Two RNAs folded together computationally: RNase P RNA and transfer RNA, 453 nucleotides in total. It holds a member of the Rfam family "Bacterial RNase P class A". The family's RNA type in Rfam is ribozyme. The coordinates come from a structure-prediction model, not an experiment, and the mean pLDDT is 78.
[in-house]
RNA sequence: UCAGAAGAUCGGGCAGCCGCCGGUUUUUGCCUCGGCAGGAACGGGAGGAAAGUCCGGGCUUCAUGGAAAGACGGCGCCGGGUAACGCCCGGGGGGCCGGUUUUUAAAGGGCCGGUCUACGGACAGUGCAACAGAAAGCAAACCGCCUGAUUUUAUCAGGUAAGGGUGAAAGGGUGCGGUAAGAGCGCACCGCGCGGCUGGCAACAGACGUGGCACGGUAAACCCCGCCGGAAGCAAGACCGAAUAGGAACGCAUAUGGCGCCUUUUCACGCCGCGUUCGGGUUGGUCGCUUAAGCGCGUCAGCAAUAGCGCGCGUAGAUGAAUGGUUGCCGCCCCGCUUGCGGGGUACAGAACCCGGCUUACAGAUUUUCUGAUAUU
RNA sequence: GGGGCCGUAGCUCAGUUGGGAGAGCGCUACGUUCGCAAUGUAGAGGUCAGGGGUUCGAUUCCCCUCGGCUCCACCA
Repeated sequence: UCAGAAGAUCGGGCAGCCGCCGGUUUUUGCCUCGGCAGGAACGGGAGGAAAGUCCGGGCUUCAUGGAAAGACGGCGCCGGGUAACGCCCGGGGGGCCGGUUUUUAAAGGGCCGGUCUACGGACAGUGCAACAGAAAGCAAACCGCCUGAUUUUAUCAGGUAAGGGUGAAAGGGUGCGGUAAGAGCGCACCGCGCGGCUGGCAACAGACGUGGCACGGUAAACCCCGCCGGAAGCAAGACCGAAUAGGAACGCAUAUGGCGCCUUUUCACGCCGCGUUCGGGUUGGUCGCUUAAGCGCGUCAGCAAUAGCGCGCGUAGAUGAAUGGUUGCCGCCCCGCUUGCGGGGUACAGAACCCGGCUUACAGAUUUUCUGAUAUU
Repeated sequence: GGGGCCGUAGCUCAGUUGGGAGAGCGCUACGUUCGCAAUGUAGAGGUCAGGGGUUCGAUUCCCCUCGGCUCCACCA
C1' cells in the first nucleotide's frame, strides 16, 4: 500500500426566499367576561432501523383481596448482568474445518487456531423409521467363510457378524494374538457405563479403580422433570358536550340462587339479574401525550455485560394526520469528452402511548483489532 | 395503530400419527360429426408464496421475509 474478517461511529454540509405543525412571550378585534378569531417576535420539529410486530416491561380497564388443583402457552448446559426477557456478557460441553504432535502402521488421542451451536431428560412410559435389504430394535444367516453328512460339485444340518451387498442407520472402533472359521474369546490404545477421590461457586474437567460392553436414532413426535405466565390492548381508558327508541329476540338463573374476564373448588367482600344477537343515535372537544429503567463526558469497581459517583444537556407530539418546496455554492458516485467543463444520480426508508431487546432492509464514508500478500528499511 | 386468518396446476379447492403431490373445470392430441357443440380415450401442466433450520426424509414441525383477506370507535 492492497485484500479479507469481526466490531464501533456516521449516514450529506452551508446560505437565501416561500410555506406547514407544536411551544413561549407579546399584541389587535369581537364579546354573553370567559372564551373565540387573527398578527408579530423568538426558539423546536423523524430514524438507525421510526419497519416486522417476534419477545420482555411500564401504563390502563376488566369492582377487590387471597388459597389449592387443573387446562393452555412459553422457556430449558452453568454463572453473572438487568425493571424484566426467549436479550447481553463470561465460562463449559458438543459438531465441522485447518495446522502440529504422538504411533512400525491403522484407528484414535494430545495441543493450537478458526467457525457453528433452540445445548434438560431416550434405563418413567407410548409412538415412528417409507423404499431398499436376509434381517430395523425381543436383532438378524442372502452371498461368503468353516465343520459334518448325503453324495459328487449340488443339497441338507450346524457354527460364524471378520468380509461383500442394501440402507440415513446393521448394535463398540483399530491393531496384535487366538481359532476349524470366527467372535471382547484374550491383550494394548481409544470410546462407553459405574464407583468414590481431587480441582472448580457451578456447568464440567482430571487422574485412579472397576465392568468385557449389556444400554443405537428421533422429544422444532406425544410425553416426563424444573421454572415462568390472569386476559385484553392508547381504536386501552377518563371527562365534557350533542343526538336517539335506556327498544326487540333468544338462552341461563331467579335467593339453600346468580354474577364478579381460562376452568373447578374454597375463604372474605361487593353487586342484584347475567350473556349473545339485532335495532337506534353521534362521527365534536379535552385529558391520557411525552422527563424517560433518558442522553453525553469524566472517574471508579469488574475479564466483560453492567453498576456506583461527579459534571453537563433539556430533546417532535400530529389526529385524514406537520416535519416540505425552490435557488446558489460545495461534498460523493457514474458517463462523456475539449482535462476542467457538461449531463445524470445521491442508499434503506417516514414517528402515532412510551421504553429495553431481537430480526429484517441499507448507496457510501470514517475508524479499531486481527489475518494474508507485496514493497522498502 | 392493534388483533386474527390465508397463500398447493391457468381457475376453484382437497391433502395428519412426516415417506405416492391430487380432484373438478379449463388446455392439447386423437376418435365421433358434412361441420360445431356435447361426449369417449389418452396426455401435458407444480420453485406446495420465498429463504433458512430440525429430521435419514418436510406441503406437513420451528424461525425469518413477502403478498393478500378480514375485524375494531363512542352514547343510551